[in-house]
RNA sequence: UACCGCACUGUUGGAGAGCGACUCAGGCGCACAGGCUUGAGUCCACCGAAGGGGCAAACCGUGGGCGCGGCCUGCGGCGAAUCUCUCAGGUUCCAGGACAACAGGGCUCCC
Numbered sequence: 001u002a003c004c005g006c007a008c009u010g011u012u013g014g015a016g017a018g019c020g021a022c023u024c025a026g027g028c029g030c031a032c033a034g035g036c037u038u039g040a041g042u043c044c045a046c047c048g049a050a051g052g053g054g055c056a057a058a059c060c061g062u063g064g065g066c067g068c069g070g071c072c073u074g075c076g077g078c079g080a081a082u083c084u085c086u087c088a089g090g091u092u093c094c095a096g097g098a099c100a101a102c103a104g105g106g107c108u109c110c111c
Stems, first nucleotide, its partner, number of pairs: 005107002008104006018044001020043009045091003051087001052085003059077008
């Protein structure tokens, strides 16, 4: 003391799926009720882009075989995602949201 990389912060963009049914509590309305709204719970249906789980080749180890500098095969380790699962989360708006761009200071590396 840059660039890249990593995490954090700010701004912007950012998909998908039932404004489902029932019960309880609060509020509004009604004042005989019906209704609306917020939250929680149960049930059914669905989504995948918070988070989380799973694994292919390669590579490594090991048992066996062979045409034995290696190759084949079984087992194990390691091993990615926007793939997959749907635990969690989500299914009007708001909020959240992987990821991307810009910016800020910071860390590591390099010289």